[in-house]
A computed fold for a 371-nucleotide RNA from Darwinula stevensoni, annotated as Bacterial RNase P class A. The model forms 94% of the base pairs in the Rfam consensus. Rfam family: Bacterial RNase P class A. Its family is annotated with ribonuclease P activity, dimeric ribonuclease P complex and tRNA processing in the Gene Ontology. By type it is a ribozyme. RNAcentral holds the sequence, with entries from Rfam.
């Protein structure tokens, strides 16, 4: 210098004109007009996880279902983040080591039980194909029965490695050393865990198979929810007045009275259209050579107010201009033209994931050149 990867930041700027949403003030002939302020993002996205908030549900306990799974911390909370531990694997290094570095990880349990383990192989967990050994038989090369996990072969994986003893041949059958698991103890650490010592053990793997253990979770989401109400229907009350005599009560019957029904007016109530709240001042932004902490983060101080629409505004045009790239012209300097992403708030917030033309910075690795 270039390339790749990772992380952080950025996501062109200025002016003019017109237009849109919202809002303060002023004027108004109530139609509006004038003037000023504010007006998308790092992901506003996916709606995956968590919380705030709201309504409903809810004695207590258990089952089921779903989720989570090393330890400690951060946080309102989390499946997020930070630090640490373990660690498949990889890299450097070396004759081989030692040593150093990076790092995936659905990082509880395979000695509760059940299941499964392709192909190959005799056998994938009640191991005998070849080989080895013993015995019987015969045509002396085999055959039958039994023993044997040392050797061969298969496989991703084959019953703890080496040496010695032992044996017919063998075998953790025995012994020593090594390695693994479990338990106990000591030391260090908040802990996970590590180191050391002793005892004990020989039972392959798989829980991203069922399952077991521990912990957690009530359900539904802003079209939640609360409120104010034009209108309509049915309902209720009050007042008024008339009619019916076909209703009911008082009665043996007739009047009469009362109730009811019908009507009008007013009111209550109802809750559609519409409106208000929820809904933008809060886990808020920015700054800081403040304090604490390895960090995530907590906190002090200063300062700021930063979209709030409701089917949804945040745009268009023109000029100047920055950076990068491409094309054309030119010996060159340079000039001209073109391109510059993903994407649009809808109750709010913290995360995760995905999309993204470019630019800047930092770190890691590699390659090349020079010293």
């Nucleotide at each position: 210098a270039c390339u790749a990867c990772a992380a952080a930041c950025u996501a062109g700027g200025c002016u003019a004109u017109c237009a849109c949403c919202u809002u303060g003030c002023c004027c108004u002939u109530a139609g509006g007009g004038g003037u000023g302020g504010g007006g998308a993002g790092g992901a506003a996205a996916g709606u995956c996880c968590g919380g705030g908030c709201a309504g409903c549900a809810u004695a207590g306990a258990g089952c089921a279902a779903c989720g989570c799974a090393g330890c400690a911390g951060c946080u309102a909370a989390c499946g997020g983040c930070u630090g640490c531990g373990c660690a498949a694997u990889c890299c450097u290094g070396u004759a081989a080591a030692a040593a150093g570095g990076a790092a995936a990880g659905a990082c509880a349990g395979a000695c509760a039980g059940u299941g499964c383990c392709a192909c190959a192989g005799a056998a994938a967990a009640u191991a005998a194909c070849c080989g080895c050994c013993a015995u019987g038989c015969c045509u002396c090369g085999g055959u039958a029965u039994g023993g044997u996990a040392a050797g061969g072969g298969u496989g991703a994986a084959a019953a703890u490695g080496u040496a010695g003893g032992g044996u017919a041949a063998g075998a953790g059958c025995c012994u020593a050393c090594g390695g693994g698991g479990u338990u106990u103890g000591u030391u260090g650490g908040u802990a996970a865990c590590a180191a050391c010592a002793a005892a004990u053990u020989g039972g392959g793997g798989u829980a991203a198979a069922c399952c077991u253990u521990g912990c957690g979770u009530g359900c539904u989401g802003a079209a939640a929810u609360g409120c104010c109400c034009a209108a309509u229907a049915g309902g209720c009350g009050u007042a008024c007045g008339a009619u019916u005599g076909a209703g009911g009560g008082c009665u043996g019957c007739u009047c009469g009275c009362c109730c009811a029904a019908u009507g009008u007016a007013c009111g209550c109530g109802g809750g559609u259209a519409g409106g208000c709240a929820g809904a933008u001042a809060c886990a808020g932004g920015u700054g800081u050579u403040g304090g604490c902490g390895c960090a995530a983060g907590c906190u002090g101080c200063a300062u700021c107010g930063c979209a709030g629409a409701u089917a949804a505004a945040u745009g268009a045009u023109a000029g100047c201009u920055a950076a990068a790239g491409a094309a054309u012209a030119g010996c060159a300097a340079u000039a001209u033209u073109c391109u510059u992403a993903c994407a649009g708030a809808a109750c709010c917030c913290g995360g995760c994931u995905u999309a993204u033309c470019g630019g800047u910075u930092u770190g890691u690795a590699g390659u090349u050149u020079u010293u």